[in-house]
RNA sequence: GGCACAUUAGCGUAGUUGGUAGCGCGUCGAGCUCGUAACUCGAAGGUCGUGGGUUCGAGUCCCUCAUGUGCCU
Repeated sequence: GGCACAUUAGCGUAGUUGGUAGCGCGUCGAGCUCGUAACUCGAAGGUCGUGGGUUCGAGUCCCUCAUGUGCCU
RNA backbone atom coordinates (compact mmCIF):
# COMPACT_ATOMS: atom_id res chain seq x y z
P G A 1 -0.95 3.83 3.53
O5' G A 1 -0.85 2.82 2.28
C5' G A 1 -0.70 3.36 0.98
C4' G A 1 -0.69 2.23 0.00
C3' G A 1 -1.93 1.36 0.00
O3' G A 1 -3.00 1.92 -0.72
C1' G A 1 0.00 0.00 0.00
P G A 2 -4.50 1.62 -0.33
O5' G A 2 -4.73 0.11 -0.80
C5' G A 2 -4.69 -0.24 -2.18
C4' G A 2 -4.89 -1.72 -2.37
C3' G A 2 -6.13 -2.31 -1.70
O3' G A 2 -7.31 -2.10 -2.46
C1' G A 2 -4.27 -3.66 -1.20
P C A 3 -8.70 -1.96 -1.75
O5' C A 3 -9.02 -3.44 -1.25
C5' C A 3 -9.18 -4.49 -2.18
C4' C A 3 -9.33 -5.82 -1.47
C3' C A 3 -10.42 -5.89 -0.41
O3' C A 3 -11.72 -6.07 -0.96
C1' C A 3 -8.44 -6.85 0.44
P A A 4 -12.96 -5.56 -0.14
O5' A A 4 -13.12 -6.62 1.04
C5' A A 4 -13.37 -7.99 0.76
C4' A A 4 -13.30 -8.82 2.03
C3' A A 4 -14.18 -8.36 3.18
O3' A A 4 -15.54 -8.75 3.03
C1' A A 4 -12.01 -8.83 3.98
P C A 5 -16.69 -7.84 3.63
O5' C A 5 -16.60 -8.08 5.21
C5' C A 5 -16.81 -9.39 5.75
C4' C A 5 -16.35 -9.45 7.20
C3' C A 5 -16.99 -8.44 8.14
O3' C A 5 -18.30 -8.82 8.56
C1' C A 5 -14.67 -8.48 8.51
P A A 6 -19.36 -7.68 8.91
O5' A A 6 -18.85 -7.10 10.30
C5' A A 6 -18.78 -7.95 11.45
C4' A A 6 -18.06 -7.26 12.59
C3' A A 6 -18.65 -5.92 13.04
O3' A A 6 -19.74 -6.10 13.92
C1' A A 6 -16.31 -5.73 12.82
P U A 7 -20.91 -4.99 13.95
O5' U A 7 -20.25 -3.74 14.70
C5' U A 7 -19.70 -3.90 16.01
C4' U A 7 -19.08 -2.59 16.48
C3' U A 7 -20.06 -1.44 16.60
O3' U A 7 -19.78 -0.68 17.76
C1' U A 7 -18.28 -0.85 15.17
P U A 8 -20.66 -0.92 19.07
O5' U A 8 -22.18 -0.71 18.60
C5' U A 8 -22.70 0.58 18.39
C4' U A 8 -24.19 0.61 18.61
C3' U A 8 -24.65 0.07 19.97
O3' U A 8 -24.52 1.05 21.00
C1' U A 8 -25.98 -0.88 18.29
P A A 9 -23.98 0.57 22.39
O5' A A 9 -25.13 0.99 23.42
C5' A A 9 -25.33 2.34 23.79
C4' A A 9 -25.83 2.48 25.21
C3' A A 9 -24.97 1.79 26.26
O3' A A 9 -24.94 2.56 27.44
C1' A A 9 -27.16 0.97 26.37
P G A 10 -23.77 3.56 27.69
O5' G A 10 -22.74 2.68 28.57
C5' G A 10 -21.53 3.29 29.08
C4' G A 10 -20.87 2.31 30.02
C3' G A 10 -20.62 0.95 29.42
O3' G A 10 -19.37 0.90 28.75
C1' G A 10 -21.77 0.70 31.49
P C A 11 -19.22 0.10 27.36
O5' C A 11 -19.18 -1.42 27.79
C5' C A 11 -18.10 -1.95 28.54
C4' C A 11 -18.33 -3.42 28.86
C3' C A 11 -18.72 -4.28 27.69
O3' C A 11 -17.58 -4.69 26.92
C1' C A 11 -20.19 -4.70 29.48
P G A 12 -17.81 -5.00 25.32
O5' G A 12 -18.67 -6.32 25.32
C5' G A 12 -18.16 -7.53 25.90
C4' G A 12 -19.19 -8.65 25.79
C3' G A 12 -19.77 -8.86 24.41
O3' G A 12 -18.91 -9.59 23.56
C1' G A 12 -21.50 -8.88 26.02
P U A 13 -19.15 -9.53 21.93
O5' U A 13 -20.65 -10.05 21.79
C5' U A 13 -21.41 -9.76 20.64
C4' U A 13 -22.85 -10.13 20.91
C3' U A 13 -23.82 -9.78 19.79
O3' U A 13 -23.82 -10.78 18.78
C1' U A 13 -24.70 -9.07 21.86
P A A 14 -24.19 -10.37 17.26
O5' A A 14 -25.78 -10.36 17.32
C5' A A 14 -26.50 -11.56 17.57
C4' A A 14 -27.98 -11.32 17.64
C3' A A 14 -28.64 -10.72 16.41
O3' A A 14 -28.80 -11.65 15.36
C1' A A 14 -29.57 -9.78 18.38
P G A 15 -28.68 -11.16 13.84
O5' G A 15 -29.86 -10.09 13.68
C5' G A 15 -31.21 -10.51 13.80
C4' G A 15 -32.10 -9.30 13.89
C3' G A 15 -32.03 -8.31 12.72
O3' G A 15 -32.84 -8.77 11.64
C1' G A 15 -31.95 -7.12 14.76
P U A 16 -32.79 -8.12 10.19
O5' U A 16 -31.47 -8.74 9.55
C5' U A 16 -30.84 -8.10 8.43
C4' U A 16 -30.59 -9.18 7.34
C3' U A 16 -31.84 -9.97 6.98
O3' U A 16 -32.08 -10.04 5.60
C1' U A 16 -30.12 -11.45 7.68
P U A 17 -31.90 -10.10 4.39
O5' U A 17 -33.29 -9.46 3.98
C5' U A 17 -33.58 -9.19 2.61
C4' U A 17 -34.90 -8.44 2.50
C3' U A 17 -35.15 -7.35 3.52
O3' U A 17 -35.74 -6.22 2.85
C1' U A 17 -36.96 -8.88 3.56
P G A 18 -34.83 -5.10 2.28
O5' G A 18 -35.03 -3.88 3.30
C5' G A 18 -34.40 -3.87 4.55
C4' G A 18 -34.94 -2.74 5.42
C3' G A 18 -36.43 -2.79 5.64
O3' G A 18 -36.73 -2.20 6.91
C1' G A 18 -35.89 -0.79 4.53
P G A 19 -37.72 -2.99 7.93
O5' G A 19 -38.77 -1.86 8.30
C5' G A 19 -38.38 -0.76 9.12
C4' G A 19 -39.58 0.05 9.54
C3' G A 19 -40.72 -0.78 10.12
O3' G A 19 -41.38 0.00 11.12
C1' G A 19 -41.48 0.38 8.20
P U A 20 -41.30 -0.51 12.64
O5' U A 20 -41.67 0.79 13.46
C5' U A 20 -41.02 2.04 13.19
C4' U A 20 -40.87 2.84 14.46
C3' U A 20 -39.99 2.15 15.51
O3' U A 20 -39.27 3.17 16.25
C1' U A 20 -42.17 2.46 16.37
P A A 21 -37.75 3.18 16.16
O5' A A 21 -37.33 1.71 16.58
C5' A A 21 -37.47 1.30 17.91
C4' A A 21 -36.71 0.04 18.18
C3' A A 21 -36.51 -0.20 19.67
O3' A A 21 -37.66 -0.86 20.20
C1' A A 21 -34.46 -0.46 18.53
P G A 22 -37.79 -1.12 21.75
O5' G A 22 -37.05 -2.53 21.77
C5' G A 22 -36.88 -3.26 22.96
C4' G A 22 -36.49 -4.67 22.61
C3' G A 22 -35.75 -5.41 23.69
O3' G A 22 -36.68 -5.99 24.61
C1' G A 22 -34.59 -5.66 21.65
P C A 23 -36.17 -6.13 26.13
O5' C A 23 -35.16 -7.37 26.08
C5' C A 23 -35.61 -8.65 25.66
C4' C A 23 -34.47 -9.63 25.62
C3' C A 23 -33.63 -9.69 26.89
O3' C A 23 -34.22 -10.47 27.90
C1' C A 23 -32.22 -9.59 24.99
P G A 24 -33.92 -10.14 29.43
O5' G A 24 -32.43 -10.64 29.67
C5' G A 24 -32.12 -12.02 29.56
C4' G A 24 -30.62 -12.24 29.68
C3' G A 24 -29.96 -11.59 30.88
O3' G A 24 -30.12 -12.35 32.07
C1' G A 24 -28.70 -11.14 28.96
P C A 25 -30.27 -11.59 33.47
O5' C A 25 -28.82 -10.98 33.73
C5' C A 25 -27.71 -11.87 33.95
C4' C A 25 -26.40 -11.10 33.92
C3' C A 25 -26.26 -9.94 34.89
O3' C A 25 -25.96 -10.35 36.22
C1' C A 25 -25.50 -9.26 32.78
P G A 26 -26.58 -9.52 37.44
O5' G A 26 -25.93 -8.05 37.28
C5' G A 26 -24.53 -7.86 37.49
C4' G A 26 -24.14 -6.45 37.07
C3' G A 26 -24.81 -5.32 37.81
O3' G A 26 -24.21 -5.06 39.07
C1' G A 26 -24.86 -4.88 35.51
P U A 27 -25.12 -4.49 40.29
O5' U A 27 -25.56 -3.07 39.78
C5' U A 27 -24.61 -2.01 39.61
C4' U A 27 -25.31 -0.73 39.20
C3' U A 27 -26.48 -0.30 40.08
O3' U A 27 -26.03 0.38 41.26
C1' U A 27 -27.11 -0.16 37.82
P C A 28 -26.85 0.17 42.61
O5' C A 28 -28.20 0.97 42.38
C5' C A 28 -28.19 2.38 42.18
C4' C A 28 -29.58 2.88 41.84
C3' C A 28 -30.69 2.41 42.76
O3' C A 28 -30.74 3.15 43.97
C1' C A 28 -31.38 2.16 40.53
P G A 29 -31.31 2.45 45.27
O5' G A 29 -32.88 2.30 45.01
C5' G A 29 -33.69 3.45 44.90
C4' G A 29 -35.12 3.07 44.55
C3' G A 29 -35.79 2.05 45.43
O3' G A 29 -36.24 2.57 46.67
C1' G A 29 -36.21 1.53 43.18
P A A 30 -36.33 1.61 47.96
O5' A A 30 -37.56 0.65 47.61
C5' A A 30 -38.87 1.19 47.52
C4' A A 30 -39.85 0.15 47.02
C3' A A 30 -39.97 -1.13 47.83
O3' A A 30 -40.77 -0.99 48.99
C1' A A 30 -39.81 -1.67 45.54
P G A 31 -40.50 -1.93 50.24
O5' G A 31 -41.00 -3.36 49.76
C5' G A 31 -42.36 -3.58 49.44
C4' G A 31 -42.57 -4.98 48.85
C3' G A 31 -42.16 -6.11 49.75
O3' G A 31 -43.16 -6.41 50.73
C1' G A 31 -41.36 -6.50 47.56
P C A 32 -42.70 -6.85 52.19
O5' C A 32 -42.00 -8.26 52.00
C5' C A 32 -42.73 -9.37 51.54
C4' C A 32 -41.81 -10.55 51.25
C3' C A 32 -40.87 -10.92 52.38
O3' C A 32 -41.52 -11.74 53.36
C1' C A 32 -39.67 -10.81 50.35
P U A 33 -41.39 -11.38 54.89
O5' U A 33 -39.86 -11.66 55.23
C5' U A 33 -39.33 -12.96 55.17
C4' U A 33 -37.85 -12.97 55.48
C3' U A 33 -37.45 -12.22 56.74
O3' U A 33 -37.64 -13.03 57.91
C1' U A 33 -36.00 -11.62 54.94
P C A 34 -38.31 -12.34 59.20
O5' C A 34 -37.22 -11.31 59.72
C5' C A 34 -37.59 -10.28 60.63
C4' C A 34 -36.36 -9.61 61.19
C3' C A 34 -35.36 -9.13 60.17
O3' C A 34 -35.69 -7.85 59.67
C1' C A 34 -34.23 -10.34 61.84
P G A 35 -35.60 -7.63 58.02
O5' G A 35 -34.04 -7.62 57.70
C5' G A 35 -33.20 -6.57 58.13
C4' G A 35 -31.75 -6.91 57.94
C3' G A 35 -31.37 -7.31 56.52
O3' G A 35 -31.15 -6.18 55.68
C1' G A 35 -30.43 -8.84 58.05
P U A 36 -31.39 -6.34 54.06
O5' U A 36 -30.15 -7.21 53.58
C5' U A 36 -28.84 -6.63 53.56
C4' U A 36 -27.81 -7.68 53.19
C3' U A 36 -28.02 -8.38 51.86
O3' U A 36 -27.60 -7.60 50.74
C1' U A 36 -27.45 -9.96 53.50
P A A 37 -28.36 -7.78 49.33
O5' A A 37 -27.95 -9.26 48.90
C5' A A 37 -26.63 -9.54 48.47
C4' A A 37 -26.43 -11.04 48.32
C3' A A 37 -27.30 -11.74 47.27
O3' A A 37 -26.77 -11.61 45.97
C1' A A 37 -27.36 -12.96 49.28
P A A 38 -27.79 -11.38 44.70
O5' A A 38 -28.67 -12.73 44.70
C5' A A 38 -28.07 -13.98 44.38
C4' A A 38 -29.04 -15.11 44.64
C3' A A 38 -30.38 -15.01 43.92
O3' A A 38 -30.32 -15.51 42.59
C1' A A 38 -30.76 -15.45 46.19
P C A 39 -31.14 -14.77 41.41
O5' C A 39 -32.68 -14.94 41.83
C5' C A 39 -33.26 -16.24 41.92
C4' C A 39 -34.64 -16.14 42.53
C3' C A 39 -35.59 -15.14 41.87
O3' C A 39 -36.20 -15.69 40.71
C1' C A 39 -35.66 -14.85 44.20
P U A 40 -36.57 -14.69 39.47
O5' U A 40 -37.82 -13.86 40.03
C5' U A 40 -39.05 -14.52 40.33
C4' U A 40 -40.06 -13.53 40.85
C3' U A 40 -40.23 -12.25 40.04
O3' U A 40 -41.07 -12.45 38.91
C1' U A 40 -40.03 -11.69 42.32
P C A 41 -40.85 -11.57 37.59
O5' C A 41 -41.37 -10.12 38.01
C5' C A 41 -42.75 -9.93 38.35
C4' C A 41 -42.98 -8.53 38.87
C3' C A 41 -42.48 -7.40 37.98
O3' C A 41 -43.34 -7.11 36.90
C1' C A 41 -41.85 -6.99 40.21
P G A 42 -42.74 -6.50 35.56
O5' G A 42 -42.31 -5.03 35.97
C5' G A 42 -43.30 -4.06 36.32
C4' G A 42 -42.67 -2.82 36.90
C3' G A 42 -41.73 -2.04 36.00
O3' G A 42 -42.40 -1.23 35.05
C1' G A 42 -40.79 -2.22 38.16
P A A 43 -41.64 -0.80 33.69
O5' A A 43 -40.55 0.25 34.20
C5' A A 43 -40.95 1.48 34.78
C4' A A 43 -39.76 2.25 35.29
C3' A A 43 -38.71 2.62 34.24
O3' A A 43 -39.09 3.78 33.51
C1' A A 43 -37.66 1.75 36.17
P A A 44 -38.46 4.02 32.04
O5' A A 44 -37.01 4.60 32.35
C5' A A 44 -36.85 5.80 33.10
C4' A A 44 -35.41 5.94 33.55
C3' A A 44 -34.38 5.99 32.43
O3' A A 44 -34.25 7.30 31.90
C1' A A 44 -33.68 4.45 34.09
P G A 45 -34.05 7.49 30.31
O5' G A 45 -32.63 6.84 30.04
C5' G A 45 -31.45 7.39 30.61
C4' G A 45 -30.29 6.44 30.43
C3' G A 45 -30.04 6.02 28.99
O3' G A 45 -29.25 7.00 28.29
C1' G A 45 -30.02 4.13 30.39
P G A 46 -29.83 7.59 26.88
O5' G A 46 -29.47 6.49 25.80
C5' G A 46 -28.14 5.95 25.75
C4' G A 46 -27.82 5.49 24.36
C3' G A 46 -28.15 6.45 23.22
O3' G A 46 -27.09 6.52 22.30
C1' G A 46 -29.11 4.33 22.80
P U A 47 -26.40 7.95 22.02
O5' U A 47 -27.00 8.47 20.61
C5' U A 47 -28.38 8.44 20.40
C4' U A 47 -28.73 9.28 19.20
C3' U A 47 -28.01 8.96 17.89
O3' U A 47 -28.62 7.84 17.27
C1' U A 47 -28.07 11.29 18.21
P C A 48 -28.00 7.30 15.85
O5' C A 48 -27.48 5.85 16.25
C5' C A 48 -26.38 5.65 17.12
C4' C A 48 -25.93 4.22 17.02
C3' C A 48 -25.36 3.82 15.66
O3' C A 48 -24.29 2.90 15.85
C1' C A 48 -27.21 2.46 16.17
P G A 49 -23.17 2.72 14.67
O5' G A 49 -22.10 3.83 15.06
C5' G A 49 -21.72 4.02 16.46
C4' G A 49 -20.48 4.86 16.49
C3' G A 49 -20.48 6.07 15.59
O3' G A 49 -21.15 7.17 16.16
C1' G A 49 -18.48 4.87 15.29
P U A 50 -21.99 8.19 15.20
O5' U A 50 -20.86 8.95 14.36
C5' U A 50 -19.90 9.77 15.01
C4' U A 50 -19.10 10.54 13.99
C3' U A 50 -19.89 11.25 12.91
O3' U A 50 -20.44 12.47 13.36
C1' U A 50 -18.09 10.11 11.94
P G A 51 -21.91 12.94 12.81
O5' G A 51 -21.60 13.40 11.32
C5' G A 51 -20.67 14.45 11.08
C4' G A 51 -20.35 14.53 9.61
C3' G A 51 -21.54 14.55 8.68
O3' G A 51 -22.16 15.81 8.60
C1' G A 51 -19.93 13.04 7.85
P G A 52 -23.63 15.96 7.92
O5' G A 52 -23.27 15.73 6.37
C5' G A 52 -24.27 15.34 5.49
C4' G A 52 -23.66 14.91 4.17
C3' G A 52 -24.63 14.29 3.20
O3' G A 52 -25.36 15.27 2.46
C1' G A 52 -22.78 12.87 3.40
P G A 53 -26.93 15.08 2.26
O5' G A 53 -27.01 13.90 1.18
C5' G A 53 -26.31 14.03 -0.05
C4' G A 53 -26.33 12.73 -0.81
C3' G A 53 -27.72 12.13 -1.07
O3' G A 53 -28.39 12.74 -2.16
C1' G A 53 -26.23 10.44 -0.34
P U A 54 -29.99 12.79 -2.14
O5' U A 54 -30.40 11.27 -2.39
C5' U A 54 -30.06 10.61 -3.59
C4' U A 54 -30.55 9.17 -3.58
C3' U A 54 -32.02 9.00 -3.22
O3' U A 54 -32.86 9.22 -4.35
C1' U A 54 -30.71 7.46 -2.00
P U A 55 -34.18 10.14 -4.17
O5' U A 55 -35.14 9.30 -3.21
C5' U A 55 -35.59 8.01 -3.63
C4' U A 55 -36.24 7.28 -2.48
C3' U A 55 -37.30 8.08 -1.72
O3' U A 55 -38.55 8.09 -2.39
C1' U A 55 -35.87 6.97 -0.20
P C A 56 -39.36 9.49 -2.45
O5' C A 56 -39.89 9.63 -0.97
C5' C A 56 -40.54 10.87 -0.54
C4' C A 56 -41.17 10.66 0.81
C3' C A 56 -40.26 10.03 1.86
O3' C A 56 -39.41 10.99 2.47
C1' C A 56 -42.34 8.92 1.86
P G A 57 -37.87 10.61 2.73
O5' G A 57 -37.95 9.47 3.83
C5' G A 57 -38.42 9.76 5.15
C4' G A 57 -38.63 8.48 5.93
C3' G A 57 -37.41 7.59 6.08
O3' G A 57 -36.56 8.04 7.12
C1' G A 57 -39.27 6.28 5.48
P A A 58 -34.96 7.95 6.92
O5' A A 58 -34.64 6.38 6.94
C5' A A 58 -35.02 5.58 8.05
C4' A A 58 -33.95 4.55 8.35
C3' A A 58 -32.62 5.14 8.80
O3' A A 58 -31.97 4.20 9.67
C1' A A 58 -32.29 3.95 6.82
P G A 59 -32.28 4.33 11.27
O5' G A 59 -31.18 3.36 11.89
C5' G A 59 -29.80 3.73 11.89
C4' G A 59 -28.93 2.48 11.97
C3' G A 59 -28.83 1.68 10.68
O3' G A 59 -27.82 2.20 9.83
C1' G A 59 -29.30 0.22 12.47
P U A 60 -28.09 2.31 8.21
O5' U A 60 -28.41 0.81 7.75
C5' U A 60 -27.45 -0.23 7.98
C4' U A 60 -28.03 -1.57 7.59
C3' U A 60 -28.43 -1.68 6.12
O3' U A 60 -28.13 -2.98 5.62
C1' U A 60 -30.33 -2.06 7.51
P C A 61 -26.88 -3.17 4.66
O5' C A 61 -27.29 -2.32 3.35
C5' C A 61 -27.96 -2.95 2.26
C4' C A 61 -28.05 -2.00 1.09
C3' C A 61 -26.81 -1.13 0.83
O3' C A 61 -25.82 -1.84 0.09
C1' C A 61 -28.73 0.23 0.75
P C A 62 -24.27 -1.51 0.30
O5' C A 62 -24.07 -0.10 -0.44
C5' C A 62 -24.24 -0.01 -1.85
C4' C A 62 -23.95 1.40 -2.32
C3' C A 62 -22.69 2.03 -1.80
O3' C A 62 -21.52 1.62 -2.51
C1' C A 62 -24.46 3.56 -1.56
P C A 63 -20.10 1.55 -1.74
O5' C A 63 -19.66 3.06 -1.57
C5' C A 63 -19.42 3.86 -2.71
C4' C A 63 -19.16 5.29 -2.30
C3' C A 63 -18.09 5.52 -1.27
O3' C A 63 -16.77 5.46 -1.80
C1' C A 63 -19.96 6.83 -0.74
P U A 64 -15.55 5.06 -0.83
O5' U A 64 -15.41 6.33 0.13
C5' U A 64 -15.05 7.60 -0.42
C4' U A 64 -14.99 8.64 0.65
C3' U A 64 -14.14 8.32 1.86
O3' U A 64 -12.74 8.54 1.61
C1' U A 64 -16.20 9.22 2.59
P C A 65 -11.66 7.55 2.29
O5' C A 65 -11.65 8.03 3.81
C5' C A 65 -11.26 9.35 4.14
C4' C A 65 -11.70 9.70 5.54
C3' C A 65 -11.16 8.78 6.64
O3' C A 65 -9.82 9.09 7.01
C1' C A 65 -13.47 9.16 6.97
P A A 66 -8.89 7.95 7.60
O5' A A 66 -9.51 7.73 9.05
C5' A A 66 -9.51 8.78 10.01
C4' A A 66 -10.18 8.33 11.29
C3' A A 66 -9.66 7.02 11.87
O3' A A 66 -8.47 7.21 12.61
C1' A A 66 -12.02 7.00 11.88
P U A 67 -7.36 6.04 12.65
O5' U A 67 -8.02 4.98 13.65
C5' U A 67 -8.27 5.35 15.00
C4' U A 67 -9.09 4.27 15.69
C3' U A 67 -8.56 2.85 15.56
O3' U A 67 -7.49 2.58 16.44
C1' U A 67 -10.88 2.86 15.13
P G A 68 -6.35 1.50 15.99
O5' G A 68 -7.11 0.11 16.16
C5' G A 68 -7.57 -0.30 17.45
C4' G A 68 -8.41 -1.56 17.33
C3' G A 68 -7.77 -2.73 16.60
O3' G A 68 -6.84 -3.44 17.40
C1' G A 68 -9.99 -2.45 15.86
P U A 69 -5.62 -4.24 16.71
O5' U A 69 -6.35 -5.50 16.04
C5' U A 69 -6.99 -6.47 16.86
C4' U A 69 -7.68 -7.50 15.99
C3' U A 69 -6.84 -8.17 14.92
O3' U A 69 -5.99 -9.18 15.43
C1' U A 69 -8.91 -7.55 14.00
P G A 70 -4.61 -9.50 14.67
O5' G A 70 -5.03 -10.24 13.33
C5' G A 70 -5.68 -11.51 13.41
C4' G A 70 -6.22 -11.91 12.05
C3' G A 70 -5.23 -11.96 10.91
O3' G A 70 -4.42 -13.12 10.92
C1' G A 70 -7.18 -10.86 10.19
P C A 71 -2.98 -13.14 10.22
O5' C A 71 -3.26 -13.09 8.65
C5' C A 71 -3.90 -14.19 8.01
C4' C A 71 -4.28 -13.82 6.59
C3' C A 71 -3.13 -13.41 5.68
O3' C A 71 -2.39 -14.50 5.17
C1' C A 71 -4.94 -11.90 5.42
P C A 72 -0.86 -14.30 4.75
O5' C A 72 -0.92 -13.36 3.45
C5' C A 72 -1.51 -13.85 2.26
C4' C A 72 -1.54 -12.77 1.21
C3' C A 72 -0.20 -12.13 0.87
O3' C A 72 0.59 -12.93 -0.01
C1' C A 72 -1.85 -10.45 1.12
P U A 73 2.19 -12.86 0.08
O5' U A 73 2.54 -11.39 -0.44
C5' U A 73 2.28 -11.02 -1.78
C4' U A 73 2.56 -9.56 -2.00
C3' U A 73 3.94 -9.08 -1.62
O3' U A 73 4.92 -9.37 -2.62
C1' U A 73 2.32 -7.57 -0.81

This is a predicted structure of a 73-nucleotide RNA (transfer RNA) from Spodoptera frugiperda. Its mean pLDDT, the model's own confidence on a scale to 100, is 83. Rfam family: tRNA. It is annotated as a transfer RNA. The source organism's lineage runs through Eukaryota, Ecdysozoa, Insecta, Glossata and Spodoptera.